[in-house]
Context: one part of a larger RNA
Molecule: large-subunit ribosomal RNA, half B
Organism: Elusimicrobium minutum
RNA sequence: CCUACGUUAAGGAACUAGGCAAACUAGCCCCGUAACUUCGGGAGAAGGGGUGCCCUAUUAGUGCCGCAGGUUUUAUAAUUUGCGGUAUGAAUGGGUCGCAGUGAAAUGGGUUCCGUGACUGUUUAACAAAAACACAGGGCUCUGCUGAAAUCGCAAGAUGAUGUAUAGGGCCUGAUGCCUGCCCGGUGCUGGAAGGUCAAGGUGAGGGGUCAGCCGCAAGGCGAAGCUCCGAACUUAAGCCCCAGUAAACGGCGGCGGUAACUAUAACCGUCCUAAGGUAGCGAAAUUCCUUGUCGGGUAAGUUCCGACCUGCACGAAUGGCAUAACAAAGGAACCGCUGUCUCAACGUAGGGCUCGGCGAAAUUGUGGUGCAAGUGAAGACGCUUGCUACGCGCAGCAAGACGAAAAGACCCCGUGGAGCUUUACUGUAUCUUGUUAUUGAAUUACGGUUUUGAAUGCGUAGGAUAGGUGGGAGCCGGUGAUCUUCGGGUUUUGGCCCGAGGGGAGGCGUCGGUGAAAUACCACCCUUUUAAAAUUGUGAUUCUAACCUCUUGCCGUAUAUCCGGCGGAGGGACAGUGGCAGGUGGGCAGUUUGACUGGGGCGGUCGCCUCCCAAAAGGUAACGGAGGCGUUCAAAGGUUCCCUCAGGGCGUAUAGAAAUCGCCUGUCGAGCGCAAGGGCAGAAGGGAGCUUGACUGUAAGGUCGACAGACCGAGCAGGUACGAAAGUAGGACCUAGUGAUCCGGUGGUUCCGAAUGGAAGGGCCAUCGCUCAACGGAUAAAAGCUACCCCGGGGAUAACAGGCUAGUCGGAUCCAAGAGUCCACAUCGACGAUCCGGUUCGGCACCUCGAUGUCGGCUCAUCGCAUCCUCCCGCUGAAGCAGGUGGGAAGGGUUGGACUGUUCGUCCAUUAAAGCGGUACGUGAGCUGGGUUCAGUACGUCGUGAGACAGUACGGUCUCUAUCUGCUGUGCGCGUAGGGAACUUGAGGGGAGCUGACCACAGUACGAGAGGACCUGGUUGGACAAACCUCCUGUAUACCAGCUGUCCUGCCAAGGGCAUAAGCUGGGUAGCGGAUGUUUGGAAGGGAUAAGCGCUGAAAGCAUCUAAGUGCGAAACCCACCCCAAGAUAAGGUUCCCCAUCCUUUAGUGGAGUAAGGACCCCUGUUGACCACAGGGUUGAUAGGGCGGAGGUGUAAGCAUGGUAACAUGUUGAGCCAACCGCUACUAAUCGUCCGAGGG
Repeated sequence: CCUACGUUAAGGAACUAGGCAAACUAGCCCCGUAACUUCGGGAGAAGGGGUGCCCUAUUAGUGCCGCAGGUUUUAUAAUUUGCGGUAUGAAUGGGUCGCAGUGAAAUGGGUUCCGUGACUGUUUAACAAAAACACAGGGCUCUGCUGAAAUCGCAAGAUGAUGUAUAGGGCCUGAUGCCUGCCCGGUGCUGGAAGGUCAAGGUGAGGGGUCAGCCGCAAGGCGAAGCUCCGAACUUAAGCCCCAGUAAACGGCGGCGGUAACUAUAACCGUCCUAAGGUAGCGAAAUUCCUUGUCGGGUAAGUUCCGACCUGCACGAAUGGCAUAACAAAGGAACCGCUGUCUCAACGUAGGGCUCGGCGAAAUUGUGGUGCAAGUGAAGACGCUUGCUACGCGCAGCAAGACGAAAAGACCCCGUGGAGCUUUACUGUAUCUUGUUAUUGAAUUACGGUUUUGAAUGCGUAGGAUAGGUGGGAGCCGGUGAUCUUCGGGUUUUGGCCCGAGGGGAGGCGUCGGUGAAAUACCACCCUUUUAAAAUUGUGAUUCUAACCUCUUGCCGUAUAUCCGGCGGAGGGACAGUGGCAGGUGGGCAGUUUGACUGGGGCGGUCGCCUCCCAAAAGGUAACGGAGGCGUUCAAAGGUUCCCUCAGGGCGUAUAGAAAUCGCCUGUCGAGCGCAAGGGCAGAAGGGAGCUUGACUGUAAGGUCGACAGACCGAGCAGGUACGAAAGUAGGACCUAGUGAUCCGGUGGUUCCGAAUGGAAGGGCCAUCGCUCAACGGAUAAAAGCUACCCCGGGGAUAACAGGCUAGUCGGAUCCAAGAGUCCACAUCGACGAUCCGGUUCGGCACCUCGAUGUCGGCUCAUCGCAUCCUCCCGCUGAAGCAGGUGGGAAGGGUUGGACUGUUCGUCCAUUAAAGCGGUACGUGAGCUGGGUUCAGUACGUCGUGAGACAGUACGGUCUCUAUCUGCUGUGCGCGUAGGGAACUUGAGGGGAGCUGACCACAGUACGAGAGGACCUGGUUGGACAAACCUCCUGUAUACCAGCUGUCCUGCCAAGGGCAUAAGCUGGGUAGCGGAUGUUUGGAAGGGAUAAGCGCUGAAAGCAUCUAAGUGCGAAACCCACCCCAAGAUAAGGUUCCCCAUCCUUUAGUGGAGUAAGGACCCCUGUUGACCACAGGGUUGAUAGGGCGGAGGUGUAAGCAUGGUAACAUGUUGAGCCAACCGCUACUAAUCGUCCGAGGG
């Protein structure tokens, strides 16, 4: 020193994030007990009193047993009275002892208020026990059972359940009380016989390929059947669209303007938007940023707390709202009690540490002979430079450094790394669902499609009148019953047409006129619409039974059988189920994607091309440097030939103006050139006209640029062309932007290939089309997020801390002086500006550190600077005095205690001489703490569809290290210090200390109108701080004394001992110790030299001047002085005293031996001490122990006697016992001895 304990004066939470820890309390009996309440609680509420022992008392009472009697009863039995036995056992009263009677031990501290959760429970085994989960209760929803829904499974099968809607599953909420508002636009779910869209399948209009054959001189064309490919209309479910419903489904629940007779506010009005605009209740809240909101309460003081207010950044009604008794190892606040948490620490105990003996690890380690300061340096040096300091080596300690150890940083970034999770990312997929088909049969009926056959149908106007089209056509029909007529049916353009039945009994119609077209007079082939039948196909409904399915049905296999199988029976039934194909749904599951640049990353911005500057006179040249454009346009705005000259200005001219058109002059470029800029252009590239298509085909020497891909320029040649008389010009546009590789696919062309052959399919080649592939050299046809549950690989290539550089910001100073200051710039303040300094703020940079430099605040301990808070000395003052203002010198010392908050800071309370500002890795975590921040849990508000997120909030949440080196504090050993030794010293040098109030006198004086009120000087007494000490006060004192309980033991009584803590508890207490709360002392005074300042003399400069020469004062600062260390002060000092010159040996100033003075070993010890050392003593001795005496402590021992029933009391007795203290005393032990130690260059 650490760990675990004991006690503590006075105070009593002042400690601290927080009463953490500790203490208090405690058993039993009695009394007593509030608000509130769900009437159960709250409650052991709170708060009081009692408690030993003895007598009362072998008591009262009570249990049991026995004996004797009574009553009831059939009896058993029950009950009762008395007596006896046994067990248990008060109250009351009295007595008695102690500081204390649950005498030790076990053994609640209490109260009030609030938030949250109702409660008992459950949870992250090992950092979170909670407000999280669960819960009873509430609600929504699914499920009617011949495999319920749901779940597991490929299935069989199983759970659900041997249950059946009072049951079971899912989700939400979370006892109870009062309640639960508005919105159905979005998403979801549920419903919906219409409509739209819609797959496979069905159907098969139409087309392609081939081909017998035909045509053709050929090239080639046409092309039946068959085979084959493609394939339109139509048909066709769910889904989606659509229409509704639904919020205790996911969710959502506005803005602006105006208005009342003070002001303020707005019951009121207007307006816009919405699906609807937040109701009740609550509200700075687990939610409030601003914020420590404001007010009230509590406190001396309250960022917390409680009560209100309402301005709700961003409460709000089952992701429930608001209350709520009880409950909580939970969160917040307050009070009482209590305390070493603290003021402020002390002593004691045990175990470590330390020393000795035994045994004996670990991490770590480039090698180490491992100092300080300043500087330097990859920017914080033991190792470099300079200076300083420093004899060699241990031991005990401390932790400032070794960017200490440990863990290839968990934060941050990066990786075309990983994983988990999410979703309206992409792509799939299980499941579910829908259609079709197979398993899969029969019948009836209704309604469709197609085909065939039959029948009917057809109205613009004109016109006899209801003219379908085309063609033929001059006749056709009629007793096998015409015109006409009655009834019925169908149809309808309402006028008719057609058919059937009856009457009737002989004619009716056409060719002609009108109409674009002429007769249903007649015939043929058709069209529209309708209808009948048949065939075929489809859809719906119903029925059947034989596939198929079911049976808790009967019998049998079978003695056992809710199983299995067989045969019956019953039910269902071509459905279901299952297989194939197809549509829908599908984070349930899976695989992946989710860009780069970037003064870290994210957010923002950008990404290709053109022009200019930057760009440093070739070209090129970067930045998240400064400015702008492009993603086209034009059939003329192209080609050619010919012609012209603009903008502006002056003058003139009706409307007419600054600008309209016209004329003259002037006008080198200022106009114009489609579009940005630059370059260019008047001999035009600008403006106009004529004719035109060179905005050509095939090529191309040679160059420029580029990493490549590629881009650009290009004379010439061939063909054909435009303009021009011609020479010539023309392969788009004054030039430089107007863009996209490859793959894949389309279209046109083609003398190319064509899987035996011929074709075809398909491909190639030429031309051309399809990309905001704009992240523009384009990863895919097709892709977003979260991670604090995270992981890996890397980076100080890159952020957060700290350092470094810098100094915009920040802080300070100086200069100028407009102005303020009545006057007056400068007592004081000082604008607009200027110049420096510092390196405490916020930043910038990204230089060391990511194979780790721990981060805020507090505690502890400091140390430095001075831009000084106090104290000291001065100047000026708008300084009368006192008190101030401002400035100069000055860093010696000092610089308080609290409330709040994690706070630094700050506000406040009370003091003070003052309550300074900064640096030191925002000093200090191998020193402590861990409240804040910053892992995992949870909640609120807000954001997000979600996973999740928030320099928002709230509750909770593992702080490792035995010290090798340096450093520092101590303490030794060795050697040196020119012989050896014992004492006493000097002091180079170093360290410590250094503060200040109040009162009194001077003096109520100076000053002042008064009020008030000094300097200087002297004295007294304090605070804080420091040192020493223990006489006093005080604490402790682990066995010094006494008391006490329980129990065991000494055989018992008595008396003692052990244990109850490592003293069982309690009352005292000697020595010692005490960095105390006690006592004493200290800061001073003085000297020297100075600072600011004040002077003397005094020139330069005949004056003046504190200065230049000279000289004097002048401060807590400096040097002494005071205290301490100190000659390793290697410069090793000085003084006094003691010992002396032996022997052997050597070339030697050598080596050795024995001694001297002296010292050590050894022993007894110490109020000395880790060890060592130091100090005392060692028989010529009081060193320790013992003995004796004393002091002192405790408080009257034991035994005996006496008194008392007893507990107990009294006497003997201030007794007995007694540690360390003070003396005396050799009784015991320090015995006997050994070793070292000079001969002097």